Annotation:
Predicted 3D model of a 396-nucleotide RNA (Bacterial RNase P class A) from an Egibacteraceae bacterium. It matches the Rfam family "Bacterial RNase P class A". Rfam describes the family as follows. Ribonuclease P (RNase P) is a ubiquitous endoribonuclease, found in archaea, bacteria and eukarya as well as chloroplasts and mitochondria. The family's RNA type in Rfam is ribozyme. The coordinates come from a structure-prediction model, not an experiment, and the mean pLDDT is 78. RNAcentral holds the sequence, with entries from ENA.
RNA sequence: GGAGUCGGCCAGGCGGCCGCGGCGGCGGGAAACUGCCGUCGAGGAAAGUCCGGACUCCGCAGGGCAGGACGCUGGGUAACUCCCAGGCGCGGCGACGCGUGGAAAGUGCAACAGAAAGCAGACCGCCAGGGGCCGGACGCGGCGCGAGCCGCGACGGUACCGGUGAGGGUGAAACGGUGCGGUAAGAGCGCACCGGCGCCGGCGGUGACGCCGGCGGCCAGGCAAACCCCGUCCGGAGCAAGGCCAAGCAGGUGCGAUGCCCGCCCACCGCGGGCGACAGGUGGCCCGCCGAGCACCAGGUAGGCCGCACGAGGCCGGCGGAGACGUCGGUCCCAGAGAGAUGGUCGCCACCGUCGUCAGACGGGACAGAAUCCGGCUUACCGGCCGGCUCCCCAC
Numbered sequence: 001g002g003a004g005u006c007g008g009c010c011a012g013g014c015g016g017c018c019g020c021g022g023c024g025g026c027g028g029g030a031a032a033c034u035g036c037c038g039u040c041g042a043g044g045a046a047a048g049u050c051c052g053g054a055c056u057c058c059g060c061a062g063g064g065c066a067g068g069a070c071g072c073u074g075g076g077u078a079a080c081u082c083c084c085a086g087g088c089g090c091g092g093c094g095a096c097g098c099g100u101g102g103a104a105a106g107u108g109c110a111a112c113a114g115a116a117a118g119c120a121g122a123c124c125g126c127c128a129g130g131g132g133c134c135g136g137a138c139g140c141g142g143c144g145c146g147a148g149c150c151g152c153g154a155c156g157g158u159a160c161c162g163g164u165g166a167g168g169g170u171g172a173a174a175c176g177g178u179g180c181g182g183u184a185a186g187a188g189c190g191c192a193c194c195g196g197c198g199c200c201g202g203c204g205g206u207g208a209c210g211c212c213g214g215c216g217g218c219c220a221g222g223c224a225a226a227c228c229c230c231g232u233c234c235g236g237a238g239c240a241a242g243g244c245c246a247a248g249c250a251g252g253u254g255c256g257a258u259g260c261c262c263g264c265c266c267a268c269c270g271c272g273g274g275c276g277a278c279a280g281g282u283g284g285c286c287c288g289c290c291g292a293g294c295a296c297c298a299g300g301u302a303g304g305c306c307g308c309a310c311g312a313g314g315c316c317g318g319c320g321g322a323g324a325c326g327u328c329g330g331u332c333c334c335a336g337a338g339a340g341a342u343g344g345u346c347g348c349c350a351c352c353g354u355c356g357u358c359a360g361a362c363g364g365g366a367c368a369g370a371a372u373c374c375g376g377c378u379u380a381c382c383g384g385c386c387g388g389c390u391c392c393c394c395a396c
Base pairs, nucleotide, nucleotide: 001392002391003390004389005388006387007386008385009384010383012349013348014347015346016345017344018343020041021040022039023038024037025036026035027034028033043367047378048377050376051375052374053373054372055238056237057236058235067234068233069232070231071230072086073085074084075083076082087100088099089098090097091096101229102228106227107226108223109222123168124167125164126163127162130161131160132158133157134156135155139152140151141150142149143148176194177193178192179191180190181189195219197216198215199214200213201212202211203210204209242306243305244304245303251297252296253295254294255293259275260274261273262272263271264270280290281289282288313332314331315330316329317328318327319326320325351364352363353362354361355360
């Protein structure tokens, strides 16, 4: 200098003007509301709502089945499907990345190609060992007076029945590798070594696992985000949870006029006078019943308030730890609704791009946006900054 890999961070800055929402203070106003001042006011993902929790209500003696989620090991955490560290496998020269129970319990699945794809398989090729056919020795045997005939036949040929998974070719994948023996040809068919697998033992490690030795049979393919098996965990609903207050309408209870007050009278009865309604009805009167209206009661709708912003909190530092993280000290208060605010504009500066007469001019700035809160994961994103590490080249 180039190429790469991993991690962290930022998400323009300052000022002027005009606006918006919450809270507080001081005013104005009967109130609704409003003026001024102060203060606070989106994110790294506020998103998807995919996991895990807090919180709330309901349910619950205990156990099981069903169902769901997860899945190497150790640790972290309130918890997790998250994070850290490690093991093993695969990829990469490497930094590093990706994956992760069980496929020698069972059931099942595999496009295309290919002969054959899971108790494998014979398309080409190879094989003359078996059956058959052809030839068949100056080969043998038998018969015949003889020409000759009959039988056997080493050997050569022929792929019909067969054998063969060594070779070719197909595929993501074709049932270990090398060598020797063996065979008609072959083949773990046998043997030696190597690889892999299982079992046993020893050693190291908390463990996953690793290393070493012995034995075994020769070899076992892939997929469990197919069913399944094994292990662990899981009650349900969710802030429109839930709690408090509570119009109107409907419901229940009571009152709803032989009432109340004053005078005569010791007092009761009786008599006289006054007050009184929106209301009486039931043929008149009394009881009873109904009743507009009024008051109260319970639940509770509209509506209001709480939940609801001090929290597994942010920042800085110390200590413990390899790390995730824990702990201690200091410091800060930091949106919150009405599903509705958190903005606009101008100037200067910074950044990027294009042009340039190197004065500058023009253009650009993403993804997105709280609604109970928190920890994660995933996804979206113009661009910029910092750091660790790896490989290659050059120079000293």
Record summary:
The gene name in the source record is rnpB.